Background
The part of an RNA shown here (small-subunit ribosomal RNA, central domain) has 349 nucleotides and comes from a metagenome.
Context: one part of a larger RNA
RNA sequence: UUGGGCGUAAAGGGCGUCUAGGCGGUAUGGCAAGUCGAAUGUGAAAUCCCUCGGCUUAACCGAGGAAGUGCAUCCGAAACUGCCAUGCUUGAGUAUGGUAGAAGUGAGCGGAAUUCUCAGUGUAGCGGUGGAAUCGUAGAUAUUGAGAAGAACACCAGUGGCGAAGGCGGCUCACUAGAUCAAUACUGACGCUAAAGCGCGAAAGCCAGGGGAGCGAACGGGAUUAGAUACCCCGGUAGUCCUGGCCGUAAACGAUGUGCACUGGGUGUAGGAGGUAUCGACCCCUUCUGUGCCGAAGUUAACGCAUUAAGUGCACCGCCUGGGGAGUACGGUCGCAAGGCUGAAACUC
Numbered sequence: 001u002u003g004g005g006c007g008u009a010a011a012g013g014g015c016g017u018c019u020a021g022g023c024g025g026u027a028u029g030g031c032a033a034g035u036c037g038a039a040u041g042u043g044a045a046a047u048c049c050c051u052c053g054g055c056u057u058a059a060c061c062g063a064g065g066a067a068g069u070g071c072a073u074c075c076g077a078a079a080c081u082g083c084c085a086u087g088c089u090u091g092a093g094u095a096u097g098g099u100a101g102a103a104g105u106g107a108g109c110g111g112a113a114u115u116c117u118c119a120g121u122g123u124a125g126c127g128g129u130g131g132a133a134u135c136g137u138a139g140a141u142a143u144u145g146a147g148a149a150g151a152a153c154a155c156c157a158g159u160g161g162c163g164a165a166g167g168c169g170g171c172u173c174a175c176u177a178g179a180u181c182a183a184u185a186c187u188g189a190c191g192c193u194a195a196a197g198c199g200c201g202a203a204a205g206c207c208a209g210g211g212g213a214g215c216g217a218a219c220g221g222g223a224u225u226a227g228a229u230a231c232c233c234c235g236g237u238a239g240u241c242c243u244g245g246c247c248g249u250a251a252a253c254g255a256u257g258u259g260c261a262c263u264g265g266g267u268g269u270a271g272g273a274g275g276u277a278u279c280g281a282c283c284c285c286u287u288c289u290g291u292g293c294c295g296a297a298g299u300u301a302a303c304g305c306a307u308u309a310a311g312u313g314c315a316c317c318g319c320c321u322g323g324g325g326a327g328u329a330c331g332g333u334c335g336c337a338a339g340g341c342u343g344a345a346a347c348u349c
Stems, first nucleotide, its partner, number of pairs: 003321004007303002012317001014200004021193003025088007033081002035077003039073004049065006091190001092187004096182004103176007110153001114149008125135001161168002205246006214240002219235004257316006265294011298305002322349003331342004
């Protein structure tokens, strides 16, 4: 390579977007590159296979045939693929009108709590632990009033919602993006996937400038202990926050790539539409989109999955190929660094 695979055994790229490439709805006509058929030429001999013959037989040898699945030329076919032309509307999209939403960015505002400062009341404890210690008569803890600061938004809150993923939760406004539903109209295959590229990408970390309430790596102290570089307690720097720029990794998980089609049901929930009903709302029925649970067939090594498939198929991409060595070395490339990406071998079992 072929083959077989990728939820948990090795294996789905963290996510999106797009280029090349691969693949591509329906009708008619044309062309004939692929495709299919015929003919001709060629495909050396020997070998292999078949038939006949020569050595007593065989091995061996001789003759003829077949084969040589290929290539070229030429003639033809037109179903399929392709190409060209003209159409179509079901794929895809656009317009119109609704709907829901922690989707994003920026600005402003709010209350609770915490800590600190000032002032009042008040007196001996407070705090913490398994048990203690630090704090407090120079007045703490508690309580009342005033002020300051930073960070996060209780209840609502829900296997609820939104987003491609990371992720998103107080309120208001502005700007921006997507989804979905209903009915028509329009465009007319404009589609799917996607190597490379580009962009986004939690936390931690890095650079510069701010900020710093609480929490809190490192660090100091108190305990515990044989020891205690820990678990517990009191402190506490970086950090956590903001602005700009890097980093580019995660159990970036549904450990499940994207798209399309098909294949019994039951039951919740979120958003919409229609019907029924009613004074109206609810209820009930149907349907579309999302999100859960339980289960038929099927599938699976089993667990389980089961119209949100891990079932049945198609298209395209990524990835795996025994364990260790090793996500290491070397080289390349990116980065300020930390390090990332790419990624072996010897040896060994």
The prediction has a mean pLDDT of 87. The full RNA is in RNAcentral, with records from SILVA. Rfam family: Bacterial small subunit ribosomal RNA. Rfam links the family to the GO terms ribosome and structural constituent of ribosome.